This is a predicted structure of a 72-nucleotide RNA (transfer RNA) from Coemansia sp. RSA 1591.
């Protein structure tokens, strides 16, 4: 330098054009306990960035950024 795959919450995964983006773990608050753990209830937290197609984009397309693999 060329090519391929991938990028969603702190972590692990769903959603594959359609109406408030869904869960588990972790975390915060309250209850429970003599205290902790476990349990119960409630909450906060995300689509790598920009543009395009579309009535509608996490999903399709282009570019950029990043990670991994591969070729030279």
């Nucleotide at each position: 330098g060329g090519a391929a795959u991938c990028g969603u919450a702190a972590c692990u995964u769903a959603a594959a054009g359609g109406u408030u983006a869904a869960a588990g773990u972790a975390u915060u608050u309250a209850c429970u306990u003599g205290a902790u753990a476990a349990g119960u209830a409630a909450g906060a937290a995300a689509u790598a960035a920009u543009g395009g197609u579309u009535c509608a984009a996490u999903u399709c397309c282009a570019u950029u950024c990043g990670a991994u693999u591969u070729c030279a």
Its Rfam family is "tRNA". RNAcentral records the identical sequence in 44 taxa. The organism belongs to Coemansia, within Eukaryota.